[in-house]
RNA sequence: UAUUAGGUUUUCUAGGGUUCCGUAGCAGAUGCUGGACUGGUCCGAGAGAAAACGCACGGAAUGUGUGCACGGCGGGACAAAAGCCCGGGAGGA
Numbered sequence: 001u002a003u004u005a006g007g008u009u010u011u012c013u014a015g016g017g018u019u020c021c022g023u024a025g026c027a028g029a030u031g032c033u034g035g036a037c038u039g040g041u042c043c044g045a046g047a048g049a050a051a052a053c054g055c056a057c058g059g060a061a062u063g064u065g066u067g068c069a070c071g072g073c074g075g076g077a078c079a080a081a082a083g084c085c086c087g088g089g090a091g092g093a
Base pairs, nucleotide, nucleotide: 007053008052009051010050011049012048015043016042020040021039022037023034024033025032026031054066055065056064057063068088070091074086075085076084
């Protein structure tokens, strides 16, 4: 450098903050403040779970396989933050 699908999606969870709801306070009206407020909406894992599809093999299937994977600082988006994205990155073994 080239080739090879270290494949794609959905649901959920770890986790995350604060647009909206709720809640608490002040007001006592449509409002303001608070996420060192349990929660609902919301975001959400390459290295978490489950499933479906895809792919490879096979004459075929209620078929088999789809391995391994330690990981900053910093930056970015959305309302904001994050195991999200940069990133199977830098680096390490």
Molecule: Guanidine-I riboswitch aptamer
Organism: Lentibacillus halodurans